[in-house]
RNA sequence: UCAUUGAGACCGGCUGAGGGACUGGCCCGAAGACGCCGGGGCAACCGGCGAACCUAACCCGUUCGCAAAGGUGCCAAUUCCUGCGGAACCCCAUCGGGGCGCCGGGAAAUGA
Numbered sequence: 001u002c003a004u005u006g007a008g009a010c011c012g013g014c015u016g017a018g019g020g021a022c023u024g025g026c027c028c029g030a031a032g033a034c035g036c037c038g039g040g041g042c043a044a045c046c047g048g049c050g051a052a053c054c055u056a057a058c059c060c061g062u063u064c065g066c067a068a069a070g071g072u073g074c075c076a077a078u079u080c081c082u083g084c085g086g087a088a089c090c091c092c093a094u095c096g097g098g099g100c101g102c103c104g105g106g107a108a109a110u111g112a
Base pairs, nucleotide, nucleotide: 001112002111003110004109005108010039011038012037013036014035018028019027020026022083024081025080040075041074042073045071046070048066049065050064051063052062053061079107084104085103086102089099090098091097092096
């Protein structure tokens, strides 16, 4: 920088107090969370195979499909919700404020 992020996925051992990135919530946790190790699994970004398109042809590229050796990743809750902005709708109502799914951003995570 680009793509994706509402699905999916456990059992043991060790350790021992916090953890879920951050804010505010709300959750998980001594019936042992988080972390580490072993085994298992989920998924399909890279990579493997095939087909179509493109081309004079090959390569590249794009799309689709198959498999999952290898490289990653992941196995509580939508990225747990939220933060900044927006139109509509609803409520209170003088200004204005509140609620709320949606839309667009930002932040974060993963891959290349």

A computed fold for a 112-nucleotide RNA from a marine sediment metagenome, annotated as SAM riboswitch aptamer (S box leader). The RNAcentral record of the sequence draws on MGnify.